[in-house]
RNA sequence: GCGGAUGGCUGGAUGGCCGCGGGGGAGACCCCGAGGAAAGUCCGGACUCCACGAAGCGACGGUGCCGGGUAACGCCCGGCCGGGGAAACCCGAGGGAAAGCGCCACAGAGAACAGACUGCCACCGCACAGGUCGGUUCGUCCGAUACCAUCGGUGGUCAAGGUGAAACGGUGGGGUAAGAGCCCACCGCGGGGCUGGCAACAGUCCCGGCACGGCAAGCCCCACCGGGAGCAAUGCCGAAUAGGGACCUCGCGGGGCUGCGGCCCCAGGGCGGCUUCGGCCCAGAGGUCCGGGUAGGCAGCUGGAGCCCGUCAGCAAUGGCGGGCGUAGAGGAAUGGUCAUCCAGGGAGGGCAACCUCCUGGACAGAAUCCGGCUUACAGGCCAUCCGCGCGC
Numbered sequence: 001g002c003g004g005a006u007g008g009c010u011g012g013a014u015g016g017c018c019g020c021g022g023g024g025g026a027g028a029c030c031c032c033g034a035g036g037a038a039a040g041u042c043c044g045g046a047c048u049c050c051a052c053g054a055a056g057c058g059a060c061g062g063u064g065c066c067g068g069g070u071a072a073c074g075c076c077c078g079g080c081c082g083g084g085g086a087a088a089c090c091c092g093a094g095g096g097a098a099a100g101c102g103c104c105a106c107a108g109a110g111a112a113c114a115g116a117c118u119g120c121c122a123c124c125g126c127a128c129a130g131g132u133c134g135g136u137u138c139g140u141c142c143g144a145u146a147c148c149a150u151c152g153g154u155g156g157u158c159a160a161g162g163u164g165a166a167a168c169g170g171u172g173g174g175g176u177a178a179g180a181g182c183c184c185a186c187c188g189c190g191g192g193g194c195u196g197g198c199a200a201c202a203g204u205c206c207c208g209g210c211a212c213g214g215c216a217a218g219c220c221c222c223a224c225c226g227g228g229a230g231c232a233a234u235g236c237c238g239a240a241u242a243g244g245g246a247c248c249u250c251g252c253g254g255g256g257c258u259g260c261g262g263c264c265c266c267a268g269g270g271c272g273g274c275u276u277c278g279g280c281c282c283a284g285a286g287g288u289c290c291g292g293g294u295a296g297g298c299a300g301c302u303g304g305a306g307c308c309c310g311u312c313a314g315c316a317a318u319g320g321c322g323g324g325c326g327u328a329g330a331g332g333a334a335u336g337g338u339c340a341u342c343c344a345g346g347g348a349g350g351g352c353a354a355c356c357u358c359c360u361g362g363a364c365a366g367a368a369u370c371c372g373g374c375u376u377a378c379a380g381g382c383c384a385u386c387c388g389c390g391c392g393c
Base pairs, nucleotide, nucleotide: 001389002388003387004386005385006384007383008382009381010380012342013341014340015339016338017337018336020033021032022031023030024029035364039375040374042373043372044371045370046369047230048229049228050227060226061225062224063223064222065079066078067077068076069075080094081092082091083090084089095221096220100219101218102215103214104213117161118160119157120156121155122154123153124152125151130148131147132144133143134142135141169187170186171185172184173183174182188210189208190207191206192205193204194203195202196201234299235298236297237296244290245289246288247287248286249285250284253266254265255264256263257262268282269281270280271279306325307324308323309322310321311320312319313318343362345360346359347358348357349356350355
């Protein structure tokens, strides 16, 4: 210098004018006002209300190598194993498939008590075709023969070819008619011991002799965890209007007759879903008071498992101690616009160069009870550590 890996930071600055939300003030006016993700709402909590005697079992949902951290987690740190990379480093839903059930498409001969398509080997057969041998009248003929990289059949074989994500251990040797864990060595696998490690696991020795394919982000088994709803939670205050209840005051349909005591006729509403008949009940107005709900208001509402610095413990995540810091809290929802100057970055022109002039120019996004995480989005710029290559000393 180039290429790469990992971790982290930043996310324009200052001022003027106009405007918005919150707070203070009698007022003039003053102070404060988004993020690393405020996002997705995917996990874990705080908080609130509801439910609940305890324990066990079951159902449902989730988590799943080991150790540590944490309020907790499906998060983080350290490690183990497996995979990728030359390396730095990266990736892994990483318990159980000898408890049971299920599935294994296509291709392929055969896909889980597997399988003979080609090939290899043995045996048998006929003389049908070919080869071979002999004959021959030379014909597309006749005869012989199982000798054959040939034909027909029976069997052996999984070493080879080919198919597949996967072919019933791998490599080499022996062995065999050809082959085969059939036998042997090593590797793998399974069981047991020893050593190291808290553990996951690693190393090593002995035995077995190949038996046990894959899938559990299919059912399932095992271990552990889990009440429900969410700040539109929840608590308090609480109108107007309408409606409910209690009490008080006044009133109690129309018509006719009357001897003023009453009598007769007609009419309205309600009474288990409807109709008829009978029966019963009620009718209106005003006032005072009470309680519930709604609109609205207030609280919850921002000091937090908080941030920064130092130090100690720890490989680290993190924790202990000491010091310091500290105003967004709206409620359909403010945090904006514009101008000037400057700063990264980009472009053009000039200049040998240093540099000068002009133009351009800053992403993703945006609080809504609050925290811890994860995931996703993000222009440009910066820093640190590490790996590889090249060059110089």